c-di-GMP-I-GGC riboswitch aptamer from a Planctomycetia bacterium, 97 nucleotides, folded computationally. Rfam family: c-di-GMP-I-GGC riboswitch aptamer. Its family is annotated with cyclic-di-GMP binding in the Gene Ontology. Of the family's consensus pairs, 85% are formed in the model. The organism belongs to Planctomycetia, within Bacteria. The coordinates come from a structure-prediction model, not an experiment, and the mean pLDDT is 78.
């Protein structure tokens, strides 16, 4: 340093419901408890989703060329999700190896 036990002591809480707040996604709050060793916090790349706009084009630095599109939503803004994955950053317990 790095793994994390059929260990201990603690924590977290998903769907389903109820309240509230948002056009949504989706939040906070009760009550549940499928899961979680980062189920802690950051929306920084990806990636999904929601609104609007986009009606035949859009995108690549450019092209006759590659892609997505003309059935549709490519695509551009505004979000949202940290319990999809990467990243930073922090943090309890400790048997074995």
């Nucleotide at each position: 340093a790095c793994u994390g036990a059929c260990a201990a002591a603690g924590g977290c809480a998903a769907a389903c419901c109820c309240u509230g707040g948002g056009u949504g996604a989706c939040c906070a709050g009760g009550a549940g408890a499928c899961g979680c060793a980062a189920a802690g916090u950051a929306a920084a790349g990806g990636g999904u989703c929601u609104u609007u706009a986009a009606a035949a084009g859009a995108u690549u630095a450019a092209a006759u060329a590659g892609u997505c599109a003309u059935g549709u939503a490519a695509u551009a803004a505004a979000g949202a999700c940290a319990g999809c994955c990467u990243u930073a950053c922090u943090g309890c317990c400790g048997a074995a190896g």